[in-house]
Transfer RNA from a Patescibacteria group bacterium, 72 nucleotides, folded computationally. Its Rfam family is "tRNA". Its family is annotated with triplet codon-amino acid adaptor activity in the Gene Ontology. Its mean pLDDT, the model's own confidence on a scale to 100, is 83. Taxonomically the source falls in Bacteria candidate phyla (Bacteria).

Parts: sequence; C1' cells; structure tokens
RNA sequence: GGGUCAUUCGUUCAGUGGCUAGGACGGGACUCUUAUAAAGUCCAGAUGAUGGUUCGAUUCCAUCAUGACCCA
Repeated sequence: GGGUCAUUCGUUCAGUGGCUAGGACGGGACUCUUAUAAAGUCCAGAUGAUGGUUCGAUUCCAUCAUGACCCA
C1' cells in the first nucleotide's frame, strides 16, 4: 500500500427493514433466613461517528474511527 471481517447495556451474545432493541452473567431494591449464602420477584442499563436510500434503518449503501486477520 491492497483486501476481508467485526463494532449493540459493565461483560458476553442475539436481533437481516416495522424497535416500546431481547437473553445470560454482573449491579440495585425487596421477599425468605437469627444472620449470610442459595432461591424467588421487581428495577436500572446499549445500537462506534457522520451522511445517504426508504413511509420507516440496529438491519441496506458510502465515508471516517477503532480492532482482528490475510497478501505485498
């Protein structure tokens, strides 16, 4: 220098046009217990950035950023 892939709660994964964005772990509150643990119930928490397409974008397209890999 060229190419491929990825980017979503604190972490790890789903979601391929209709989102009021879901699960697990983690966090908080409550119940239970003499107390703790376990268990149960509830709560909070996210779409890398900027544009484009579309009635509608996490999803499709472009550029940028970051990371991983391959070629030279």